[in-house]
Context: one part of a larger RNA
RNA sequence: GAACGAACGCUGGCAGCGUGGAUUAGGCAUGCAAGUCGAACGGGAUCCCUUGGGUUCAAUUCUUCGGAAAAGUUCCCUUGGGUGAGAGUGGCGGAAGGGUGAGUAACGCGUGGGUAACCUGCCCCUUAGUUGGGGACAACCCCGGGAAACCGGGGCUAAUACCGAAUAUGAUUCCCCGUCGCAUGGCGGGGUAAUUAAAGGUGGGGAUUCUUCGGAACCUGCCGCUUAGGGAGGGGCCCGCGUCCCAUCAGUUUGUUGGUAAGGUAACGGCUUACCAAGGCUUACGGGUAGCUGGUCUGAGAGGACGGUCAGCCACACUGGGACUGAGACACUGCCCAGACUCCUACGGGAGGCUGCAGUCGAGGAUCAUUUACAAUGCGCGAAAGCGUGAUAAUGCGACGCUGCGUGGAGGAUGACGGCCUUCGGGUUGUAAACUCCUGUCAUGAGGGAAAAACACCACGUGCAUGAAUAGUGCAUGUGUUUGAUGGUACCUCAAGAGGAAGCCACGGCUAACUUCGUGCCAGCAGCCGCGGUAAUACGAAGGUGGCGAGCGUUGUUC
Numbered sequence: 001g002a003a004c005g006a007a008c009g010c011u012g013g014c015a016g017c018g019u020g021g022a023u024u025a026g027g028c029a030u031g032c033a034a035g036u037c038g039a040a041c042g043g044g045a046u047c048c049c050u051u052g053g054g055u056u057c058a059a060u061u062c063u064u065c066g067g068a069a070a071a072g073u074u075c076c077c078u079u080g081g082g083u084g085a086g087a088g089u090g091g092c093g094g095a096a097g098g099g100u101g102a103g104u105a106a107c108g109c110g111u112g113g114g115u116a117a118c119c120u121g122c123c124c125c126u127u128a129g130u131u132g133g134g135g136a137c138a139a140c141c142c143c144g145g146g147a148a149a150c151c152g153g154g155g156c157u158a159a160u161a162c163c164g165a166a167u168a169u170g171a172u173u174c175c176c177c178g179u180c181g182c183a184u185g186g187c188g189g190g191g192u193a194a195u196u197a198a199a200g201g202u203g204g205g206g207a208u209u210c211u212u213c214g215g216a217a218c219c220u221g222c223c224g225c226u227u228a229g230g231g232a233g234g235g236g237c238c239c240g241c242g243u244c245c246c247a248u249c250a251g252u253u254u255g256u257u258g259g260u261a262a263g264g265u266a267a268c269g270g271c272u273u274a275c276c277a278a279g280g281c282u283u284a285c286g287g288g289u290a291g292c293u294g295g296u297c298u299g300a301g302a303g304g305a306c307g308g309u310c311a312g313c314c315a316c317a318c319u320g321g322g323a324c325u326g327a328g329a330c331a332c333u334g335c336c337c338a339g340a341c342u343c344c345u346a347c348g349g350g351a352g353g354c355u356g357c358a359g360u361c362g363a364g365g366a367u368c369a370u371u372u373a374c375a376a377u378g379c380g381c382g383a384a385a386g387c388g389u390g391a392u393a394a395u396g397c398g399a400c401g402c403u404g405c406g407u408g409g410a411g412g413a414u415g416a417c418g419g420c421c422u423u424c425g426g427g428u429u430g431u432a433a434a435c436u437c438c439u440g441u442c443a444u445g446a447g448g449g450a451a452a453a454a455c456a457c458c459a460c461g462u463g464c465a466u467g468a469a470u471a472g473u474g475c476a477u478g479u480g481u482u483u484g485a486u487g488g489u490a491c492c493u494c495a496a497g498a499g500g501a502a503g504c505c506a507c508g509g510c511u512a513a514c515u516u517c518g519u520g521c522c523a524g525c526a527g528c529c530g531c532g533g534u535a536a537u538a539c540g541a542a543g544g545u546g547g548c549g550a551g552c553g554u555u556g557u558u559c
Stems, first nucleotide, its partner, number of pairs: 001559004006555005013405006019398002026361003030358003035092003040089002047082003052077003057072001060069003099316003108243008118235003123231004128226003131165001133163002140155006170196004174191007200223006208217003244288003251281003256278008291313004295306004318339005341352004369395001371394003377391001378389004408438004418429004442500001444495005458480009503548005508529003514543005524531002
């Protein structure tokens, strides 16, 4: 000098863009952060309409004055229909997105390869199918236990839930042949036998057939389901090289190193087990520190230091362990066990996990709102409408940083007053002020502004494709309607008036900038040299000057 996720002191007008728990991976009240699908399924609260019956009140009409009828109205039961809450079965998603850096010196990361040793839901292309049956379990009803959490028994029931059977384009196992290679082997073809699938839902249609008159068969779409092959994207595993300090760590290792066999895995492998051999490593082993990288800072570069925000990878989710489900987890807001802690309890037993967004306590020099919206982008589910989303988009707070703008401009000398200095003549503050003439950025007030951010969805047309079809559906295109948290914001116009907006540090040398007074080795200053003991340009104050400027200094850290 530059830099910072900074802090502290003094000061502080506006805007844009960034950025903000670095310490206790300490403890957490409260709210929210993962749902969705009724076009997979049974059942169905509520409300509304409706058929019939009963019932309360009753305008009005008739009346033999006893009563009768009755528009309308209250409630209950009942027939049919619509709506479809909350819960349940089932599917997909809760393995993404979000947080943190504790652990890890490691194939963890980076880079370059290998996989002839592998897996892959959703998505895309292609292939062949989607036949015919069965038995349950929730919900619901009944009974029971428990303070609760919740649990047990009996009974009914549906499905794209579950289980057999049929079929097998295929696939797998076995045998043969060909071809290729990189050793195990890969790929293709053929053969006999064995094993191995599936689920339906929802639209449209007009002849015919059946019909319980609801519909079904039939034809035709869309969404699914099953088999097989390929792709894309994603992942697993292996290897070469690189990746901090200490030798005041010199030896280390027994599943250890290798082999055989078996098991296990999607897959290779001591991954695991049994047996056999006795090997393996050498900056090993041990200790300390640390997430790694793209990058960031500095520097002419070489290098050095760092890894916050953003992006990629890894690891973790109260601590330790374990598996289940699943295409994928050994799973942040899933399960089980143990432990510590907190809470409830009827003392028998239960509940919980903010290293998600806000917020709170604590510790700390120190780091924000218990805000708004799903309008956009993206993600999950859904045929879609749509629903959800503390991701995200926004707003708020903090001069924490960067950038921009302003705090006025021009003229104005008797060089006014005042201050300070003085050799008492004057000098300086100083065109500075006053005064005159202007301007109107920002802020303030008023008005305009339904700006841009919007595409899509939906409805109605047209064309093309599919199809028997002037149904339907898909694609393209046209018209129309609707949707904005930010926000009456940005921006524009008008109004008034210099009005509301300057400080901080330094002035002995390094180092730009000097005098007076006070003090008297005191009080104090100080980055280094050093100042201060009666004339201190070095302490304190004042005037003046220098530097930077909504900042300026100090401290810390890096180069």
Record summary: RNAcentral holds the full RNA, with entries from SILVA. Small-subunit ribosomal RNA, 5' domain from a metagenome, 559 nucleotides, folded computationally. Rfam family: Bacterial small subunit ribosomal RNA.